Predicted 3D model of a 72-nucleotide RNA (transfer RNA) from a Microscillaceae bacterium. The organism belongs to Microscillaceae, within Bacteria. Its mean pLDDT, the model's own confidence on a scale to 100, is 82. Its Rfam family is "tRNA". It is annotated as a transfer RNA.
RNA sequence: GGGUUUGUAGCUCAAGGGUAGAGCGACUGCCUGUUAAGCAGAAGGUUGUAGGUUCGAAUCCUGCCAUUCCCG
Numbered sequence: 001g002g003g004u005u006u007g008u009a010g011c012u013c014a015a016g017g018g019u020a021g022a023g024c025g026a027c028u029g030c031c032u033g034u035u036a037a038g039c040a041g042a043a044g045g046u047u048g049u050a051g052g053u054u055c056g057a058a059u060c061c062u063g064c065c066a067u068u069c070c071c072g
Stems, first nucleotide, its partner, number of pairs: 001071003006066002010024004018055001027041004048064005
């Protein structure tokens, strides 16, 4: 340099074009002599970035950035 894979919450991952979720973690409360465990609650996302298509895009298309693997 060419091709390929992936990019979503702090972490690991979901989400057939139609309100972005789960588990774990962190936080608050209950429980306990204290911690852990258990129970309850609330928070946390401009879906890598810039455009395009569409009534509507995490999802389809294009450029760029980062990343995985292959080739040179």